Background:
A computed fold for a 1442-nucleotide RNA from an uncultured prokaryote, annotated as small-subunit ribosomal RNA. It matches the Rfam family "Bacterial small subunit ribosomal RNA". The coordinates come from a structure-prediction model, not an experiment, and the mean pLDDT is 85.

């Protein structure tokens, strides 16, 4: 940048662990699943007969009906519903039972029927016939208006329309009871409810783009309370959609609720307003008012009941019940209030309501005690063992009683009676601390830390991550932190998240600018007046129900709650002014836009010609053996004549140089030269036109390669392909070849890193320089200059960016339109639709998975990047190793045991400067437990210790004997000290594990030139800079330069040594001079030399030239014993390698304790088919031998070095001078020299093997060394490969020492003789600075792709299958009104009356309809052999793509 994760706040909640009280609230979120049982709607006798009973004869009481009101309220619930349903606000064409009001009426008949009674059907439900009877039931008839209607007039009026005038028609009633009421009839006006209609606002989805025939309008009729295609007929063909119709999927809507600073978001339990529904589905009827929750009808499905003929039923009322589920409660009480319904009331009913009951579900209040109290008790935990915490905490004294618990009294709620609640609230009294505390947490987020268990286990876990022997992350304890009758999880919302950005975000690289450009519609738009007021602004007026939230009060003990006022409700309408902006209109302008008319540049686009130059081909001529081609090489061509050369010819493509961050086009792109056609563009001028302009969703068009598809061309190149080679492999990379294509013509395809990763237009905001095309000006006429429009770089200012950069060609500063983005992978993929011959485009996902994925820049580290320099690091040389034998170590193997450690440089003649016992840590065996060895305590005893010899044993150890010695101070005390010996306990011991817990100690990069800091200075940071650059050094030596000054540990010097001199000393060292001599510095002498150790001195680029920059320096020369750090050595910076060591020593932790401690014999570390490293000793003439014999130094030496003699062939002995050392001793130096030998397995080499000896030693077999004789092996100089050394160096030669009884070829150390070579850094190796890339940071021994193989996941496809919803068409047509018919029946009324008409029923027919069936589409689940990819997975295969 960007996701993801928390901390908050809420809940109708659920689930763990826990739980005193009260008060107020809530309480099927799921199956509008199925429903046992009760109860939820009646009521009137003052409307009307009939009946049962009782009567004080007056009348009451009931019961079933006729009849009238009420059963449309009130309760439930959310399934449909995306709609005028629902919110607001508005409107005319309505209607309204009860209720107000203020008039008018209320006559005169008339037939009937339930009830009852007889009869009769039926299992039931229910009926059927005959007869009888009342009404406030039904019916006529009269009057009748302001009512309804028809004509006509008249007033007002722009019209619609309202008033009102006359004349016709047509419409009513119901009484009951008693002297006052109440009811009825028609019409009015109110109120209240209700219907309708319209504006705005109302959920996602274009992978739903077209929908609509009653559809839209219209006449005109029918219906309705009433307008209205609502219906019908007729005409017209409209109507509705990109401001989203149609379809589809999802939701009941608001008042609120809850979050949020707010905008906004989720959401719609309880209350309250509308709506829909009442087992599905359809229908009407009644009635004011219904298409009716506890009505009627039908059709289905389902349970119940039957006598199988047929019936009945609908809890989404209020309890309760199964059923689903994580989950939601009583089959209470009571109509005492508040409300309804009916009465005239009295009164009845009312699961409405109003109270109880269960439920920490919420939200309020209270409690569980209060002061005192340190000996800081006890007990837990911890501990550095001292103590600390728990902690005033308990205890122990004092005190108090809220709540609960006992007892007494005892309400308001109730206007006169009436209390379910309830003996409740509440008020007094009593007893007694008495009955009352959990939960979560405790690595960081984020308040809160310790043992101990456990050991990538077992578990934690919101993210990030904890667990692999010292877990503040698991579990438990202790402590603590937090809330608290709770207190945690979990789920959902908002918050935080400005991560959908109205407020409030972005697009050069992080996700994101569209390949371009042209342009309908939208969207924005110059200057300047008038005008209108849509939008905008102000006053007023309506409405926004209540409750809620907010602010003031009030009332319950507070509070939660409950109430009374106000405020607000951001809205919508109405109106009534404003005119400044924005619109609209109308008039005007010229600056943007554009025309004109001059001139200009251009690879700008078609089209048609033309040109050489090259390249292959094809003829020919010369010519001979190779050519080609590569890292190298084949394949290929060529003796049949190629490559090369020359001359003609054919093709076809591309156009060198000029060519330039130059032109030119929108973009793609566009390059000989000519000629036509033809698009922009800039410059300069006058003149007109008069905003005409910018953008641009859709759509057109255009568009690089490539690839299609038809017809042409094909020289050259050149995918596929073959062939060669490369390689472990090589379906590449290199080679020879080589077809599509590549060229033309037309038609497709429409995509690229289609890029400036930067969309288009305007205007503003510093400069410098270049370069292309015009214009103007200036003189000094130039290769001048100034200046001005238009492109096109480079570089910067200010601002801008996360840096990087950008910067008038903007990534700055505004404005305006458009396109995109919204963690990473799945995936630009599926599926759907479009386009397309087809490849494939476009348009565009979800499951699922990951806590990241990216972008810029920094320090590293690395590159088979780059520069610069270094080093026995290559080259140049000298000798080896690596082939033999042999010695040492190591792996491996063996073994009882072969003890453990080192492991690339930087383990391996390393710890081991020296295993026969001993060492010794290892194995078998046989002992010992307070112990071999320390410290504390008790007890004894001072015969503690030693020398000597005995037994028994492998010893260890036991036994037992002799002699010697007889502790020390002292206050004289068996008082301390001190030994040693017995006992117990605390301990002791341990080379046991862990070097990945540690210190010290050492390796290694590396004696490599490096590693830091302070300040200051740049940078948002991490850094940086200083330490980078020019030169130089062996150096980060050193100079200069520089936003750096300085400074520190590293260089280097200062210290040792060796090389000169000087000067002190002079013995055990020297001997020049003199003397003496036994000829030895051996004596006397001297200290001159030489030595020895002391102390100094000398070397600095100091001098000189030359060179560099006048500097560091650096070449050269002198002078000097030395000459440019004179050689050697000591010395090792930050820091890597968890490098190496618990076995050198120190130590945390863990373990062992008659043993993993102690002691002791023996045997092991010495094995022996292998392989390795390190050495030695060879292979031989530079040498073997043999002789004579010269020339060193550093060392050691008393439990020793050991001379000289003398034995031994030797190794050695015997004896023993002299020396605690410049004096004696080890001690012989060796290579050198001189001879011989003559190239051979030898007179080399000397293994091994026999066999006498020798010395150390307690001992010599496992298993030392060394003589002597004899034996005489491999090996002729060593393969890939590899090591070492640059001067007294390598070689080569021998001498000393350490460790040691003995034992070296290891190892330190000392001298003799005593070389070759280095052209130079390109390469191999490590190293240093600077500098680039980087996906890497465990730092290339890094990362890291993709296939296959396994396991899980989710997913697309899929032959079908199952279901759901929907559309068409077509059958089928219950009840129902509706409309014809009605010869069958028919009470009121009329008439001209044996009867007839009116008007009604029945019954039939019609058209509409719900259910149902046939066919055929569309869409969407769910299942599906196989199958595609796709995503996870500590160590599986193959390469090795970035």
């Nucleotide at each position: 940048a960007g996701g993801c994760u928390c901390a908050g706040a809420a809940c109708g909640a659920a689930c763990g662990c826990u739980g005193g009280c009260g008060g107020c609230a809530c309480g099927c979120c799921u199956a509008a699943c199925a429903c046992a049982u009760g109860c939820a709607a009646g009521u009137c006798g003052a409307g009307c007969g009939c009946u049962a009973c009782c009567u004080u004869c007056g009348g009451g009481u009931g019961g079933a009906g006729c009849g009238g009101c009420g059963g449309a309220c009130g309760g439930g619930u959310u399934a449909g519903u995306a709609a005028c349903g629902c919110g607001u606000g508005g409107g005319a064409a309505u209607u309204u039972g009860c209720c107000u009001u203020g008039g008018g009426g209320u006559a005169c008949g008339g037939a009937a029927u339930a009830a009852c009674g007889c009869a009769u059907g039926g299992a039931a439900a229910c009926g059927u016939g005959c007869g009888c009877u009342a009404a406030u039931a039904c019916c006529g008839u009269a009057u009748g208006a302001u009512g309804u209607u028809u004509u006509g007039g008249a007033a007002u009026u722009g019209g619609c329309g309202u008033u009102u005038c006359a004349a016709g028609a047509c419409c009513a009633a119901a009484g009951a009871u008693u002297u006052a009421u109440u009811g009825c009839c028609a019409a009015g006006a109110g109120a209240c409810g209700g219907a309708c209609c319209c504006g705005c606002g109302u959920u996602g989805g274009a992978u739903u783009a077209g929908c609509u025939a009653g559809u839209u309008g219209g006449u005109g009729a029918g219906g309705u309370a009433a307008u209205g295609g609502c219906u019908c007929a007729c005409c017209a063909a409209g109507g509705c959609a990109a401001c989203g119709a149609u379809c589809c999927a999802u939701a009941g809507c608001u008042g609120g609720u809850u979050u949020g600073a707010g905008a906004g978001g989720a959401u719609g339990a309880u209350c309250a307003g509308c709506c829909a529904c009442a087992c599905u589905g359809g229908a009407a009827c009644u009635g004011a008012g219904a298409c009716a929750c506890g009505g009627u009808c039908c059709a289905g499905a389902c349970u119940c009941c039957u006598a199988c003929g047929g019936g009945a039923g609908g809890c989404a009322g209020c309890a309760g019940u199964g059923g689903g589920g994580a989950a939601u409660a009583u089959u209470g009480c009571a109509c005492a209030a508040u409300g309804g319904a009916g009465g005239a009331a009295a009164c009845u009913c009312u699961g409405a309501u109003g109270c109880a009951g269960c439920c920490a579900u919420g939200c309020c209040g209270c409690g569980u005690g209060a002061g005192u109290g340190a000996a800081g008790a006890a007990g837990g935990c911890c501990u550095u063992a001292g103590g600390g915490u728990u902690g005033u905490a308990a205890a122990a004294c004092u005190c108090u009683u809220u709540c609960a618990c006992c007892a007494g009294g005892g309400a308001a709620g109730a206007u006169g009676a009436u209390g379910a609640c309830g003996g409740u609230a509440c008020c007094u009294g009593g007893a007694g601390a008495a009955g009352a505390a959990g939960c979560a947490c405790c690595g960081g987020c984020u308040a809160a830390c310790u043992c101990c268990g456990u050991g990538c286990c077992a578990g934690c876990a919101g993210c990030c991550g904890c667990g692999g022997u010292a877990a503040u992350a698991c579990g438990g304890a202790g402590g603590g932190u937090g809330c608290u009758a709770g207190c945690g999880u979990u789920g959902u919302u908002c918050g935080g998240a400005a991560u959908u950005a109205c407020u409030g975000g972005g697009c050069g690289u992080a996700a994101a600018g569209g390949g371009c450009u042209c342009g309908c519609a939208g969207g924005c738009g110059g200057u300047a007046a008038u005008g209108a007021c849509a939008g905008u602004c102000a006053g007023a007026a309506g409405u926004g129900a209540a409750a809620g939230c907010c602010c003031c009060g009030g009332g319950c003990u507070c509070a939660a709650c409950c109430u009374g006022g106000g405020a607000a409700u951001u809205g919508c309408u109405u109106u009534u002014g404003a005119a400044a902006c924005u619109u609209c209109a109308u008039u005007a302008c010229u600056u943007g836009a554009g025309u004109u008319c001059g001139a200009g540049a251009g690879a700008g686009g078609g089209u048609g010609g033309u040109g050489g130059a090259a390249u292959u081909c094809c003829a020919a001529g010369u010519g001979u053996a190779g050519a080609g081609g590569u890292g190298a090489a084949a394949u290929u061509c060529g003796u049949a004549g190629a490559u090369a050369u020359u001359u003609g010819g054919a093709a076809g493509a591309a156009c060198a140089c000029c060519a330039g961050u130059g032109g030119c086009g929108a973009a793609g792109g566009c390059g000989g030269c000519c000629a036509c056609c033809u698009g922009g563009c800039u410059c300069g001028a006058u003149a007109c036109u008069g905003a005409c302009g910018c953008u641009g969703a859709g759509g057109a068009g255009c568009g690089a390669a490539a690839g299609c598809g038809u017809g042409g061309g094909g020289a050259g190149c050149a995918a596929a392909c073959a062939g060669g080679a490369u390689u472990a492999g090589a379906u590449a990379c290199c080679c020879u070849g080589g077809u599509a294509g590549u060229c033309c013509a037309c038609g497709c395809c429409g995509u690229a890193a289609a890029c400036g990763a930067u969309g288009g237009a305007u205007g503003c905001u510093a400069g410098u320089u270049g370069u292309c095309g015009g214009g103007c000006g200036g003189c000094u006429u130039g290769c001048c200059u100034g200046u001005u429009c238009g492109g096109u770089g480079a570089c910067g200012u200010a601002g801008c960016u996360a840096a990087c950069g950008u910067g008038u060609u903007a990534a700055g500063c505004a404005u305006c339109c458009c396109g995109c983005c919204u963690g990473g992978g799945g995936a630009g993929u599926a599926c759907g639709a479009u386009c397309g011959c087809a490849a494939g485009a476009c348009u565009a996902a979800a499951a699922c998975u990951c806590a990241a994925a990216g972008g810029a820049a920094u320090u590293g580290a690395c590159g088979g990047g780059g520069g610069c320099c270094c080093g026995c690091a290559c080259a140049a040389g000298c000798g080896g190793u690596g082939g033999a034998g042999c010695a040492u170590g190591u792996g491996g193997u063996u073994u009882a045991a072969u003890u453990c450690g080192a492991a690339g440089c930087a383990a391996c003649g390393c710890g081991c400067a020296g295993a026969a016992c001993c060492u010794u840590a290892c194995c078998a065996g046989c002992c010992c437990u307070u112990g071999a060895c320390a410290u504390a305590c008790c007890a004894a005893u001072c015969g503690c210790g030693g020398u000597a010899a005995c037994c028994g044993g492998a010893g260890a150890c036991g036994g037992a004997u002799a002699c010697c010695u007889u502790c020390a101070g002292c206050u004289c005390g068996g008082c301390u000290g001190g030994a040693u010996u017995g006992g117990a306990u605390a301990c002791a011991g341990g080379u046991g594990c862990u070097g990945c817990a540690u210190g010290g100690c050492u390796g290694u990069c590396g004696u490599c030139a490096g590693c830091u800091c302070g300040u200051g200075u740049c940078g948002u940071g991490a850094g940086a800079u200083g330490u980078u650059g020019g030169g130089u050094u062996a150096a980060g030596u050193c100079c200069c330069g520089c936003a750096a000054c300085g400074a520190g540990c590293g260089c280097a010097a200062c210290c040792c040594u060796c090389g000169c001199c000087u000067u002190c000393a002079g013995u055990u060292g020297c001997c020049a001079u003199c003397g003496g001599u036994u000829a030895g510095g051996c004596c006397g002498g001297g200290c001159a030399c030489u030595c020895u150790g002391g102390a100094g001195g000398a070397a600095c680029c100091g001098c000189c030239g030359g060179u560099g920059a006048u500097a560091a320096g650096c070449c050269g020369g002198a002078g000097g014993a030395a000459g440019g750090u004179g050689g050697g050595g000591a010395u090792g910076a930050c820091g890597u390698c968890a490098a190496g060591u618990c076995c050198u020593c120190a130590u945390g932790g863990c373990c062992c304790u008659u043993a993993u401690g102690g002691g002791c014999u023996g045997g092991g570390c010495u094995a022996c088919a292998c392989a390795c490293g390190u050495g030695c000793u060879a292979c031989a003439a530079u040498g073997g031998c043999g002789g004579g014999u010269a020339c060193a130094a550093u060392g050691g030496g008393c439990c020793g070095c050991g001379a000289a003699a003398c034995c031994g062939c030797g190794a050695g002995g015997u004896u023993g001078a002299g020396c605690a050392a410049a004096u004696c001793c080890c001690a012989a130096a060796a290579a050198a020299c001189c001879g011989u030998c003559u190239c051979a397995g030898u007179u080399c080499g000397g293994a091994u093997u026999g066999u006498u000896c020798u010395c150390u030693g307690c001992a010599a077999c496992u298993c030392g060394a060394g003589a002597g004789c004899a034996u005489g092996a491999a090996g002729u100089u060593g393969g890939a490969a590899u090591c070492g050394c640059u001067a007294g160096u390598a070689a080569u030669c021998g001498u000393g020492g350490a460790u040691c009884a003995g034992c070296a070829u290891g190892c330190c150390a000392c001298g003799g003789u005593g070389a070759a070579u280095a052209c130079g850094u390109u390469c191999c190796c490590g190293g240093g600075c600077c500098u680039u890339g980087u996906a890497c940071a465990c730092a290339c021994c890094g990362c890291c792709c993709g296939u296959c193989a396994c396991a899980c996941c989710a997913u697309g496809g899929g032959a079908g299958u199952u279901g759901g919803u929907u559309c068409u068409a077509c059958c089928c047509g219950a009840a129902g009104g509706c409309g014809g018919u009605g010869a069958g029946c028919u009470g009121a009324c009329c008439u001209u009356u044996u009867a007839g008409g009116a008007g009604g029923c029945a019954g039939c027919c019609g058209a509409c309809c719900a259910c149902g069936g046939u066919a055929g589409g569309g869409u969407c689940a769910g299942c599906g052999a196989c199958u595609g990819g796709g995503g996870u997975g500590a160590a599986g295969u193959c390469g090795u793509a970035a």